A computed fold for an 88-nucleotide RNA from a Bacillota bacterium, annotated as c-di-GMP-I riboswitch aptamer.

RNA sequence: UUACCGAAAGGGCUGCUUUAUCGAAAGAUAGAGACUAGCAAAGCUUGGCGCCUAAGGCCGAUUUGGCUAUGGGGACCAGGUUGCCGAA
Numbered sequence: 001u002u003a004c005c006g007a008a009a010g011g012g013c014u015g016c017u018u019u020a021u022c023g024a025a026a027g028a029u030a031g032a033g034a035c036u037a038g039c040a041a042a043g044c045u046u047g048g049c050g051c052c053u054a055a056g057g058c059c060g061a062u063u064u065g066g067c068u069a070u071g072g073g074g075a076c077c078a079g080g081u082u083g084c085c086g087a088a
Stems, first nucleotide, its partner, number of pairs: 005086002012039003016033007043081006049074001051072002056068004
């Protein structure tokens, strides 16, 4: 110095609690808290797979019914791309 490698420390992220805003909802964004369980791609992006919601639309008709994504999200799979630290 490198990575088909992974000790430590710091920071980050997911999940959890909570506040505000946006939203019909699902959920998203930002702040705060705890530091338990996890992650080196649990970053971004494309495709696939499966999941959540049902405003609007359609169907039905005695009612709080059913279907539907153009709304969301996955710590699932595959491809592309970027990337922190450096003990053995």